[in-house]
RNA sequence: AGGCCAAUAGCUCAACUGGCAGAGUACCGGUCUCCAAAACCGGGUGUUGGGGGUUCAAGUCCCUCUUGGCCUG
Numbered sequence: 001a002g003g004c005c006a007a008u009a010g011c012u013c014a015a016c017u018g019g020c021a022g023a024g025u026a027c028c029g030g031u032c033u034c035c036a037a038a039a040c041c042g043g044g045u046g047u048u049g050g051g052g053g054u055u056c057a058a059g060u061c062c063c064u065c066u067u068g069g070c071c072u073g
Base pairs, nucleotide, nucleotide: 001072002071003070004069005068006067007066010025011024012023013022019056027043028042029041030040031039049065050064051063052062053061
């Protein structure tokens, strides 16, 4: 330099053919307990990496940039 993949909740990851952004875990509150842990109940806490475009509607499609990984030379 060229090519490919990834970026979504604190973390690990889902999200079909464009149509209400979710799960586990962690965290917070409660019940229980002498206290705590465990268990049970409740709570999603989010600028879907940045910018722009298409569309009635974008995590999803198009362009560009950034970061990380892999491949070729």
Molecule: transfer RNA
Organism: uncultured Deferribacterales bacterium